Annotation
The part of an RNA shown here (small-subunit ribosomal RNA, 3' major domain) has 481 nucleotides and comes from an uncultured bacterium.
Context: one part of a larger RNA
RNA sequence: UGACGGGGACCCGCACAAGCAGCGGAGCAUGUGGUUUAAUUCGUGGCUACGCGAAGAACCUUACCAGGGCUUGACAUAUAUAUGAGGGGACAUAGAGAUAUGAAACCAGUAAGAGCUUGCUCUUAACAUAUAUACAGGUGGUGCAUGGUUGUCGUCAGCUCGUGUCGUGAGAUGUUGGGUUAAGUCCCGCAACGAGCGCAACCCUUGCAAUUAGUUACUAACAGAUAGUGCUGAGGACUCUAAUUGGACUGCCGAUGAUAAAUCGGAGGAAGGUGGGGAUGACGUCAAAUCAUCAUGCCCCUUAUGUCCUGGGCUACACACGUGCUACAAUGGUCGGUACAAAGAGGAGCGAAAUGGUGACAUCAAGCAAAUCUCAAAAAACCGAUCCCAGUUCGGAUUGUACUCUGCAACUCGAGUACAUGAAGUCGGAGUUGCUAGUAAUCGCGGAUCAGAAUGCCGCGGUGAAUGCGUUCCCGGGUCU
Numbered sequence: 001u002g003a004c005g006g007g008g009a010c011c012c013g014c015a016c017a018a019g020c021a022g023c024g025g026a027g028c029a030u031g032u033g034g035u036u037u038a039a040u041u042c043g044u045g046g047c048u049a050c051g052c053g054a055a056g057a058a059c060c061u062u063a064c065c066a067g068g069g070c071u072u073g074a075c076a077u078a079u080a081u082a083u084g085a086g087g088g089g090a091c092a093u094a095g096a097g098a099u100a101u102g103a104a105a106c107c108a109g110u111a112a113g114a115g116c117u118u119g120c121u122c123u124u125a126a127c128a129u130a131u132a133u134a135c136a137g138g139u140g141g142u143g144c145a146u147g148g149u150u151g152u153c154g155u156c157a158g159c160u161c162g163u164g165u166c167g168u169g170a171g172a173u174g175u176u177g178g179g180u181u182a183a184g185u186c187c188c189g190c191a192a193c194g195a196g197c198g199c200a201a202c203c204c205u206u207g208c209a210a211u212u213a214g215u216u217a218c219u220a221a222c223a224g225a226u227a228g229u230g231c232u233g234a235g236g237a238c239u240c241u242a243a244u245u246g247g248a249c250u251g252c253c254g255a256u257g258a259u260a261a262a263u264c265g266g267a268g269g270a271a272g273g274u275g276g277g278g279a280u281g282a283c284g285u286c287a288a289a290u291c292a293u294c295a296u297g298c299c300c301c302u303u304a305u306g307u308c309c310u311g312g313g314c315u316a317c318a319c320a321c322g323u324g325c326u327a328c329a330a331u332g333g334u335c336g337g338u339a340c341a342a343a344g345a346g347g348a349g350c351g352a353a354a355u356g357g358u359g360a361c362a363u364c365a366a367g368c369a370a371a372u373c374u375c376a377a378a379a380a381a382c383c384g385a386u387c388c389c390a391g392u393u394c395g396g397a398u399u400g401u402a403c404u405c406u407g408c409a410a411c412u413c414g415a416g417u418a419c420a421u422g423a424a425g426u427c428g429g430a431g432u433u434g435c436u437a438g439u440a441a442u443c444g445c446g447g448a449u450c451a452g453a454a455u456g457c458c459g460c461g462g463u464g465a466a467u468g469c470g471u472u473c474c475c476g477g478g479u480c481u
Base pairs, nucleotide, nucleotide: 007481008480009479010478011477012476013475015471016470019435020434021433022432023431026326027325028324029323030322031321032320033319034317035316042053043052064312065311066310067309068308069307070306073135077134078133079132080131081130082129083128084127086107087106091102092101093100094099110125111124112123113122114121115120116119137301138300140299141298142297146295147294148290149289150288151286153284158197159196160195161194162193163192164173165172166171177188178187179186203278204277205276206275208246209245210244211243212242213241214240218235219234222233223232224231249272252266253265254264255263256262328428332387333386334385335384336383337382344375345374346373349368350367354363355362356361394425399420400419401418402417403416404415405414441463442462443461444460445459446458447457
């Protein structure tokens, strides 16, 4: 000077408390450990690993295993020699395929120079093949050799510097003190005076208004048409769209305060004291994570630790843990009727209507590179009927049969449909998690990845609470001592 203390003082945070909904018990999904295996590829490990890398493992992916092949190589550059202009490969044969052999269309029949027999030969250049040599290649090792990127403390309020002053010096001061703030935010004081990185603001979005602009959006008035509908003429009011402005600054009033900063209350206002949300992460910490995104030093492999292919595996299953989904029901289940969104995506795409099928879906096919067309039905809610507290008209696992779709191909190992089957489960021990408002809870919708394959992830809107006395205690953090 730091760090630490079951030392002290002050302050903050869903940290506790007050509440609401969960997890921990069941079934299933998914990740991990363990075990098994020819292989179950690798990484990640308290918080800060475990629905994590993976925004999607049937082949491919794929790095793993078994078997079959190749060795200048699947990919790059260069040199030498030889041969030939070349590219292209439907199809056939053998094979599990890689591959080997043969081979039709089609595109091309190259450029410069020399010799002459004027349509042939030679040389060079370019291209291809073969051989040889340099080399390629490595998801092999080391994240404790590294760059870059990332997590975390933590959006916590801190971390420093110049000059001056003090101290022999390490260092101190400033940055402490009195108030105040979300904040080293601001005010006052002070051997300090200033400054930088952080805070805040500037950025995006949402909440209010005006102006401008009206198509694909809208429809108040006028007119027309229809079974009906902004359907049409028309309009520029409204909604909306999307650009530009305005608006909020403790600006005004009162009280408190030190005549300060500020705090409390009020007015006006769509909004009030940072209005809500996001992006933004200081100096640093953890030899934190990543050599498997990528790059890279060193080491290692080089007829293999490289590379191609077929099949298998990553999907195993006594068990243990994490994260989720569905439930255990009447604030409910089933059936019928009937409303109201937002945000997105679409050409190897979205696919209407019609028809067929109980259905998944199929056939035909309109429109749309989309404020125009399509996905598209929002669901919970509401109205009516039924069930009558039961392992049930709850719950849906598991299994059987018959199908649908994607795709060379659904056996290992996909998703979906119909009928049948109908486990466990009657609210969950110790313990533990999230959340302070359009939040929790609950309800559906969309997207990325993607041929197909979400209960995950990322977004969107609908309905919409309870509680907060307070800071003694638990956890984490800040300042002074």
The full RNA is in RNAcentral, with records from ENA and SILVA.
Model confidence (mean pLDDT): 85 of 100.